Predicted 3D model of a 381-nucleotide RNA (Bacterial RNase P class A) from a Candidatus Aminicenantes bacterium. Its mean pLDDT, the model's own confidence on a scale to 100, is 78. The source organism's lineage runs through Bacteria, Bacteria candidate phyla and Candidatus Aminicenantota. The sequence was found by an Rfam model in a public genome assembly.
[in-house]
RNA sequence: CGGAGUGGGCGAGGCGGUCGCCGCUCCUUCCGACGAGGAAGGAGGGGAGGAAAGUCCGAACUCCGAAGGGCAGGAUGGUCGCUAACAGCGACCCCGGGCGACCGGGGGAAAGUGCCACAGAAAACACACCGCCCUCCGGGCGAGGCGCAGCCUUCCCGGGGAGUAAGGGUGAAAUGGUGAGGUAAGAGCUCACCGCCCCGGCGGAGACGCCGGGGGCAGGGCAAACCCCAUCCGGAGCAAGGCCAAACGAGCCCCGUUUUGGGACGGCCCGUCCCAGGGGGCGGGUCGGCCGCUCGAGCCCCGGAGCGAUCCGGGGCCUAGACAAAUGACCGUCACCCGUUUCGGCGGGGACAGAAUUCGGCUUACGACCCGCUCCGGCCG
Numbered sequence: 001c002g003g004a005g006u007g008g009g010c011g012a013g014g015c016g017g018u019c020g021c022c023g024c025u026c027c028u029u030c031c032g033a034c035g036a037g038g039a040a041g042g043a044g045g046g047g048a049g050g051a052a053a054g055u056c057c058g059a060a061c062u063c064c065g066a067a068g069g070g071c072a073g074g075a076u077g078g079u080c081g082c083u084a085a086c087a088g089c090g091a092c093c094c095c096g097g098g099c100g101a102c103c104g105g106g107g108g109a110a111a112g113u114g115c116c117a118c119a120g121a122a123a124a125c126a127c128a129c130c131g132c133c134c135u136c137c138g139g140g141c142g143a144g145g146c147g148c149a150g151c152c153u154u155c156c157c158g159g160g161g162a163g164u165a166a167g168g169g170u171g172a173a174a175u176g177g178u179g180a181g182g183u184a185a186g187a188g189c190u191c192a193c194c195g196c197c198c199c200g201g202c203g204g205a206g207a208c209g210c211c212g213g214g215g216g217c218a219g220g221g222c223a224a225a226c227c228c229c230a231u232c233c234g235g236a237g238c239a240a241g242g243c244c245a246a247a248c249g250a251g252c253c254c255c256g257u258u259u260u261g262g263g264a265c266g267g268c269c270c271g272u273c274c275c276a277g278g279g280g281g282c283g284g285g286u287c288g289g290c291c292g293c294u295c296g297a298g299c300c301c302c303g304g305a306g307c308g309a310u311c312c313g314g315g316g317c318c319u320a321g322a323c324a325a326a327u328g329a330c331c332g333u334c335a336c337c338c339g340u341u342u343c344g345g346c347g348g349g350g351a352c353a354g355a356a357u358u359c360g361g362c363u364u365a366c367g368a369c370c371c372g373c374u375c376c377g378g379c380c381g
Base pairs, nucleotide, nucleotide: 001377002376003375004374005373006372007371008370009369010367011366013334014333015332016331017330018329019328021047022046024044025043026042027041028040029039030038031037049352053363054362056361057360058359059358060357061237062236063235064234073233074232075231076230077229078092079091080090081089082088093106094105095104096103097102107228108227112226113225114222115221116220129168130167131164132163134161135160136159137158138157139156140155142154143153144152145151146150176194177193178192179191180190181189195217196215197214198213199212200211201210202209203208241291242290243289244288251282252281253280254279255278260276261275262274263273264272265271298317299316300315301314302313303312304311305310336349337348338347339346340345
């Protein structure tokens, strides 16, 4: 200098001005009764994010359910740790990829069932298409030999039988690999090394590693197929849930007089009872209002423990809580980037997105930008 890997910070800037928006507190005036409350004006102070997003995990909180155990269902899956918890995070282990920084993956396929497209003989109770080898039969103007109307050896072609899994071929994948011996040809058939399995010892907290001995080797792949093992899991969600509570209508209870109407008892009156009308009350619940609501596994700084995630101690701070309504726009200037330039300037630009109970994560989206560490290659000293 070029290329690459990885981690972190910041989040559309600073200053000044103009006009606005939504809550809160205070003041003044007015309405109201000097109350509750409301209206107008003024002052002060506050007002989106790193992802507020997707709503994918885990929790807090609330209500409902719930003796205990089991089944079903779901989630997770190397080990050890962190955490309130997690599918998150840290460190380490193993496997795979990369020259490397680094990246990706992670229980069990030797309990059972199932599946393995196409191609291929065969995709798992193995099997045999081409080939190789042995043998038998038939054929051949083939070659060679001999004691030559014949016989023997060898070669070629076709067919039958037996062997083989080295080689070819198919496939994503073919029944350990390489080499040597061995054999008719071959083959863990035998041997060496590698791999695999079993046993033991040592190291480690553990995943696991190292060493030694034994065994010719059994057991193809898929569990995001069923399944098995271990651990965990009740449901719904702030429109959770709680408090206060009109009007109209319906319901229930009480009072009760006189005037009223109707009915029952009665031949009639008095009287008693019922219904309606009257007065008072009750609970449920709608409109509406309030709480939940933002002080919390909180944020910042310093110190300590730990490789780290994280934890402990001390000090400081209060930072949106809405009617599903606000949080903005413009101008000037400075800075940044892009284009252009006669180097004076001129023109243009700034993403993704936007709180709605809260918190811990993950994922996805985005760049005016900024910083660190590391690897590889080239050149120079």